[in-house]
RNA sequence: GAUGAACGCUAGCGGCAGGCCUAAUACAUGCAAGUCAAGGGGGUCGCAAGAUCACCGGCGGACGGGUGCGCAACGCGUACACAACGUGCCCUUGGGAGGGGGAAAGCGAUGGGAAACUGUCGGUAAUACCCCGUGGUAUCACUGGAUGGCAUCAUUUGGUGAUUAAAGUACAAGCGCCCAGGGAUCGGUGUGCGUCCGAUUAGGUAGUUGGUGAGGUAACGGCUCACCAAGCCGAUGAUCGGUAGGGGGUGUGAGAGCAUGGCCCCCCACACGGGUACUGAGACACGGACCCGACUCCUACGGGAGGCAGCAGUAAGGAAUAUUGGACAAUGGGCGGAAGCCUGAUCCAGCCAUGCCGCGUGAAGGAUGAAGGCGCUCAGCGUUGUAAACUUCUUUUGGAUGGGGACAAACCACCCGACUUGUUGGGUGCUGAGGGUACCAUCAGAAUAAGCACCGGCUAACUCCGUGCCAGCAGCCGCGGUAAUACGGAGGGUGCAAGCGUUAUCCGGAAUCACUGGGUUUAAAGGGUGCGUAGGCGGCGCUCUAAGUCAGCCGUGAAAUUGCCGGGCUUAACCUGUGCGACUGCGGUUGAUACUGGGGUGCUUGAAUGGGGUUGAGGCUGGCGGAAUGCGGCAUGUAGCGGUGAAAUGCUUAGAUAUGCCGCAGAACACCGAUUGCGAAGGCAGCCAGCUGGGCCUUUAUUGACGCUGAGGCACGAAAGCGUGGGGAGCAAACAGGAUUAGAUACCCUGGUAGUCCACGCCCUAAACGAUGCUCACUUGCUGUUCCUUUUUCGGAGGGAGUGGCGCAGCGAAAGCGUUAAGUGAGCCACCUGGGGAGUACGCCGGCAACGGUGAAACUCAAAGGAAUUGACGGGGGUCCGCACAAGCGGUGGAGCAUGUGGUUUAAUUCGAUGAUACGCGAGGAACCUUACCUGGGCUAGAAUGCAGCAGGGAGUGAGAUGAAAGUCGAUCGUCCAGCAAUGGACUUGUUGCAAGGUGCUGCAUGGCUGUCGUCAGCUCGUGUCGUGAGAUGUUGGGUCAAGUCCCGCAACGAGCGCAACCCCCGUGUCCAGUUGCCAUCAUUUAGUUGGGGACUCUGGACAGACUGCCGCCGCAAGGUGUGAGGAAGGUGGGGACGACGUCAAGUCAUCAUGGCCUUUAUGCCCAGGGCUACACACGUGCUACAAUGGGGUACACAGCGGGCAGCUACCGCGCGAGCGGAUGCGAAUCUCGUAAAGUGCCCCCCAGUUCGGAUUGGAGUCUGCAACCCGACUCCAUGAAGGUGGAAUCGCUAGUAAUCGCGCAUCAGCCAUGGCGCGGUGAAUACGUUCCCGGACCUUGUACACACCGCCCGUCAAGCCAUGGGGGCCUGGGGUGCCUGAAGACGGUGACUUUGUAGGGAGCUGCCUAAGGCAAAACAGGUGACUGGGGCU
Repeated sequence: GAUGAACGCUAGCGGCAGGCCUAAUACAUGCAAGUCAAGGGGGUCGCAAGAUCACCGGCGGACGGGUGCGCAACGCGUACACAACGUGCCCUUGGGAGGGGGAAAGCGAUGGGAAACUGUCGGUAAUACCCCGUGGUAUCACUGGAUGGCAUCAUUUGGUGAUUAAAGUACAAGCGCCCAGGGAUCGGUGUGCGUCCGAUUAGGUAGUUGGUGAGGUAACGGCUCACCAAGCCGAUGAUCGGUAGGGGGUGUGAGAGCAUGGCCCCCCACACGGGUACUGAGACACGGACCCGACUCCUACGGGAGGCAGCAGUAAGGAAUAUUGGACAAUGGGCGGAAGCCUGAUCCAGCCAUGCCGCGUGAAGGAUGAAGGCGCUCAGCGUUGUAAACUUCUUUUGGAUGGGGACAAACCACCCGACUUGUUGGGUGCUGAGGGUACCAUCAGAAUAAGCACCGGCUAACUCCGUGCCAGCAGCCGCGGUAAUACGGAGGGUGCAAGCGUUAUCCGGAAUCACUGGGUUUAAAGGGUGCGUAGGCGGCGCUCUAAGUCAGCCGUGAAAUUGCCGGGCUUAACCUGUGCGACUGCGGUUGAUACUGGGGUGCUUGAAUGGGGUUGAGGCUGGCGGAAUGCGGCAUGUAGCGGUGAAAUGCUUAGAUAUGCCGCAGAACACCGAUUGCGAAGGCAGCCAGCUGGGCCUUUAUUGACGCUGAGGCACGAAAGCGUGGGGAGCAAACAGGAUUAGAUACCCUGGUAGUCCACGCCCUAAACGAUGCUCACUUGCUGUUCCUUUUUCGGAGGGAGUGGCGCAGCGAAAGCGUUAAGUGAGCCACCUGGGGAGUACGCCGGCAACGGUGAAACUCAAAGGAAUUGACGGGGGUCCGCACAAGCGGUGGAGCAUGUGGUUUAAUUCGAUGAUACGCGAGGAACCUUACCUGGGCUAGAAUGCAGCAGGGAGUGAGAUGAAAGUCGAUCGUCCAGCAAUGGACUUGUUGCAAGGUGCUGCAUGGCUGUCGUCAGCUCGUGUCGUGAGAUGUUGGGUCAAGUCCCGCAACGAGCGCAACCCCCGUGUCCAGUUGCCAUCAUUUAGUUGGGGACUCUGGACAGACUGCCGCCGCAAGGUGUGAGGAAGGUGGGGACGACGUCAAGUCAUCAUGGCCUUUAUGCCCAGGGCUACACACGUGCUACAAUGGGGUACACAGCGGGCAGCUACCGCGCGAGCGGAUGCGAAUCUCGUAAAGUGCCCCCCAGUUCGGAUUGGAGUCUGCAACCCGACUCCAUGAAGGUGGAAUCGCUAGUAAUCGCGCAUCAGCCAUGGCGCGGUGAAUACGUUCCCGGACCUUGUACACACCGCCCGUCAAGCCAUGGGGGCCUGGGGUGCCUGAAGACGGUGACUUUGUAGGGAGCUGCCUAAGGCAAAACAGGUGACUGGGGCU
């Protein structure tokens, strides 16, 4: 795009068309074929005229109408043919119609039967029937002539003989009758070409093929029969099976095609299923006959009747298809002389949006951009939207009223005229189903008239709400798991519109079966290889032919349809034209001859042969050889051998292994050996000989296209395997044992049988690979190598045939190929058409078997696949780094306690954090508060702020009652500021409204902040270049570095974010400054206390200093290196801050902010008490220890960072002490916290659960605080647990580091701090090195991964569903074969009887054939089936 459509929603009108696609299922009822009285005799009615009825007779029922069962066929289409035929009615020509006869319907009589119907007897007419006569150009037989052709022959003209005709009708006319010729029309028959699928249908055929003869027919013919012959058809697809009416056309398509055959036209076939003939011009006959069968109906049970695939209609089937209508007015048909009759043909109407076409549902104006709806950044906008309202106008359609032509030409009747006297012309009149129509006019009035689908992409059209992987959508991809443009609704929009969607089907897109117009190295696809049949294709010259090919002309190609030009309905659809074109075809004829084909004749270049030479693991057979291995013998010799990652099994004192000599056996041939050679492929390797195939070079002698390819076919065909017989050293499936392992039916080891070897015969596969069929020609080159040959100045150069590498053009999706093509062409063969199912099943063929060849479908998926790219990954490779390992030191894991977490418990134990990257984390301070949790008591515009309205009041003070408090009730006192006042302002109470509040949910809606990879060296961009592209290059490479740091090179050149540096602290010096700090010199002094001093220390500001700068060596450079120099510091001096692109949907909605959702007398707010502190357990992080490098006592020494006014507190007193009471200084380089500790000196302890260790518990206290019960810290006395250095495992650290020692601070009333953040004191050991573990970086490689190896993914098993193979059987179907029975009927025989008849007819009987039925065996196809096999999906 289309449809004979159907379904859903919807529906105003008209025109034109169409309307059982299914059950060729069954049919009630009515109608669909009659007519003729001018062929005939009768009946009935009538006085008659006449009317009417059946019958005889004639014509028509073979047309028209229906359907598509069957049919793969001369059925259809097209073109021819009939010298092999027929043709009623019609036209035309010629001729003719004389005489006679006998019957039988109706009718009458009489029977049978329920009916249908039917018997017997009697008599009767004809255009019914019969006979005789006549007759020719008819037919037949015989026999002449002429002409022509196409093989049989045809046409024409004679002679003789025989055979056959007629019909009439009341006057006439008219209508008829007979014979013969011609025409027209319609039919019959034959032939060429065309006409679906299956080869898993390969052979078929006995009247079969042909002949002779006969029969039969309108006619040819095995059409039928007798005899004879053995043919005929078939890979150019016979036969069989399946499906199907064919064509004109129709749909689609640019076309070629593909699909289709409804309506209309032509042909065919059929008429309940099957068979048969009769009549006739025509039938084997839809509304005729006979018979068989099935079915239905009637019946008095004896018998009968019937055939809608005619028009309506009914039932049934189905998704589905109409009225039991009107009329013969028109057109057409039958009959008739005609009037006329008949006509479900036809013309009309009815039903149905089934389709096509046309019209309408209003038009113009109209902004406050109304209301309402919807949305939003929400009280203002946007949109619906000029849409509405409103104003003006129009009146199609619908309604009302009225008018209203054509279809009617005619026939026919009457009148007039013409002439050939029965024809024709003119006039008038009659006849309309549709039709109350179409159409026209008038009237009123916007009045009567819009839906459907869609809005994620494809594909035009977007938002809100609801829902929450639910409900649902879906043509494909795919949507939906709380912000869905995809579901449902709404608003809005888009597209069509009286329709719109859906479903089904066809074509297109699909170059996705490729003729036009595809492919086969790797995506599906080259046969394993050769030889060769058919076939296809084929070199150069000349000549003939004219089949192909081309051109002109002729015939045909029906009409309709389609196209063009016109015409008619108001337009269109639609209809239409003595219109045009087209119908691409077929046939005929006349030409052309380049090419192809065919015939002929030549040629040598293709091909082959000959001569000469040469090459090689080419093949077959026989012989020979050495090394190795194994075995045997002898000898030497002694304890092991063998084997592995390590072992064990195994062998060995009965003497192994090892070694020497001798012997035997079988198999394979080291070195040469190669990127080599040979062969068609498989394949071929010691040496020699014989037989044998091929290639190449050279020669240019011979043949003269002998060629190429090759469906079938034939042959060869690795390994394994099979059969028979040999052989058997080594190796070695199966098997056994030993190991390995979770297991180990494996990998490894020790053994070991088939087999491997030989002969003969099978098998016939392979990653049989160059994943690349064979042949020929053409298209830049460079460089190896094998063989032959030419030449040479011996260096080399050239030619040919092979075999490799790299590469031009070109090709290719790319990888790549590239004279050995995957380039450019030609010829032929083979093969492919999404993945799975499946190379499976069934069938067939081959095979001894194994198995091979051929080779599907159901079902299922939305992919499967190729090449390349970027990543990621690898128990891949290379390079490098890191406390990563190693080397060290100290810990954790064991104990007690502290703290966090899990779990459990609980009314609650609030919440979050969960591998690394949660767990002394948020928390840098949970007794109340905090607090978010629980229980209970209360409040409701609320605990906090703003605004507005109303009402009240100064604000306020608040005794008291109640209560756990919050709260509730509430006496009393009291009246602000400005202003004269009115009034205003501030404040406040109540109430109403707008804003509240929420540590409620979503960190997977977010911002911000943070962790981690990782302070790892990376991550990118612009331009250029390369690539079809993704992308690449740069960023790779060679060096170097801590570093993508730098250098060199380079189709790259530059740049950005990172690295480094710039910033801060520490380390040295200089300058400046000198209090609260300092004190060398001078005074003073208990004391830097004071005077004084700036030198020093220190403080804190500025500056200097380090850059591989200098030197040696190495290096191109960058740079490296040195017990180098100098320097406080040396190669980044140490530390900090600083964290690229990104990753983990990492963490946080409970810091804060924030979208959405939820809540509003509660999930908000206030309060009391409790809980976050629970405790069988488990884990993390820590503290203290287990002791002598220690513990205790005593004496003495040396810091730094910091803090301090609701604070730090000197000093004095009291207390054993925590602390308390006084009191002083200091907002601090001034006063204070503040004695630092380890350390050092001296003393004790003596290896013990201790003078170690300090948990736990009892008692007594101190302090903070409203309050230490749950649940604080500290002090003193007493108590004195576990623990003796910690299993597997695991952590930190590379120098002022680890280890160890103490000090300070934040938070804070106090403190559960052993935590965190800082500070200083003492102060090590070790690093060979990069194999390994972990993490990371770069290059490279493989990949079936991309959620990226925590990936992907295979098979069994378990479960559900689905289709399918096998299956003892069972059931069904169509067809064939044989035998039996055999109706009607045709043909044959006989023939009662009939007849004037020896002619003819003919009942009956009978033979043959036959529809059908029965029996039988076999084949084919389908269904079903216990059980069983695999397959697919989940």
Predicted 3D model of a 1434-nucleotide RNA (small-subunit ribosomal RNA) from an uncultured bacterium. Its mean pLDDT, the model's own confidence on a scale to 100, is 84. Rfam family: Bacterial small subunit ribosomal RNA.